[in-house]
Molecule: Glycine riboswitch aptamer
Organism: soil metagenome
RNA sequence: CAUGCGGGAGAGACUGGUUUUCGGUUAAAGCGGACGCCAGCGCCGACGGAGCAACCUCCCCGGAAACUCUCAGGCACCAGGACCGCGUG
Repeated sequence: CAUGCGGGAGAGACUGGUUUUCGGUUAAAGCGGACGCCAGCGCCGACGGAGCAACCUCCCCGGAAACUCUCAGGCACCAGGACCGCGUG
């Protein structure tokens, strides 16, 4: 450095619209549910990105965080996940 396993936080299961589908019904319904998509506001920061900085180092250049900003990303479960532990190469 790579890889396998395990642990692993934060923040709306928000609101509205809409296709499909399921339930419901004699048949229906701005009736209820589910997945997907779009929009709106609110929020998170431990993938990525960007900014400053202790410091490296006396100076220039350069590098540099778990700090800062949230462009992307994320906000029930799932997934992802810095970092940590163990194993293997």